Context: one part of a larger RNA
Molecule: large-subunit ribosomal RNA, domain VI
Organism: metagenome
RNA sequence: UGUUAGAGUAUUGAAAGGAGCUUUCCUUAGUACGAGAGGACCGGGAAGGACACACCACUGGUGUACCAGUUUUUGUGCCAACAGAAGACGCUGGGUAGUCAAGUGUGGAGUGGAUAACUGCUGAAAGCAUAUAAGUAGGAAGCCCACCUUAAAAUGAGUACUCUUUUUUAGAUCACGAUUAGAUGAAUCGUUUUAUAGGCAUCAGGUGUAAGGUUGGUAACGAUUUUAGCUGAGAUGUACUAAUAGAUCGAAAGU
Numbered sequence: 001u002g003u004u005a006g007a008g009u010a011u012u013g014a015a016a017g018g019a020g021c022u023u024u025c026c027u028u029a030g031u032a033c034g035a036g037a038g039g040a041c042c043g044g045g046a047a048g049g050a051c052a053c054a055c056c057a058c059u060g061g062u063g064u065a066c067c068a069g070u071u072u073u074u075g076u077g078c079c080a081a082c083a084g085a086a087g088a089c090g091c092u093g094g095g096u097a098g099u100c101a102a103g104u105g106u107g108g109a110g111u112g113g114a115u116a117a118c119u120g121c122u123g124a125a126a127g128c129a130u131a132u133a134a135g136u137a138g139g140a141a142g143c144c145c146a147c148c149u150u151a152a153a154a155u156g157a158g159u160a161c162u163c164u165u166u167u168u169u170a171g172a173u174c175a176c177g178a179u180u181a182g183a184u185g186a187a188u189c190g191u192u193u194u195a196u197a198g199g200c201a202u203c204a205g206g207u208g209u210a211a212g213g214u215u216g217g218u219a220a221c222g223a224u225u226u227u228a229g230c231u232g233a234g235a236u237g238u239a240c241u242a243a244u245a246g247a248u249c250g251a252a253a254g255u
Stems, first nucleotide, its partner, number of pairs: 001153001005164007015150004021049007033038001051107005059101004066094005071086006110145001112144002118138004171249004175191005196242003199238005205231003212225005
């Protein structure tokens, strides 16, 4: 932009894509078969492998400044305590959210349909024979359905319900606060009739017992106050701050 008034919600499915895998064991059964050696079809059950999709409760990786330790050096007058630099974390030990796999789930189901090679039944032409000529039955990881996903620009532009009728009501866009979204558009949510983000409070989780003081020791250091202090993304609550002010578009008139 179209879909022939404009919108909101819910849908059908032409078409397209994906998936389709496989091993071992138990049983049937040491049965059928076979002189024996050996050793099944069909059917039932269990455990896996690879692959795919999803997720983060568990196990863990990451987690660039969340916590702690620590070296050299510079600075805050000194001690202590801190801050900077040593990588665009100095190094080391941990680690929330998020993300991820090595972690956890799920999947490959059909006594469906038509067939290939192949195998049949009845059966003539051709008194026989012949699965074929008329008729008729089976048969594959393959084909079509079924399963999962996209899907009406399927220009053949579909369907249902509801709403709106003239200069602004249906609704939409901008603006503003954002994130389950994201390069930007887009998507999704919110805008005071408000928990959308930040702040704050309480907590979870993390780190691991802060500083200052007291005390023991000549001191290094230890103990105690203290399971402390600090704490990014998490949870709940709370209008303290900011979502203000607003703007724009938006539908037949015919027979």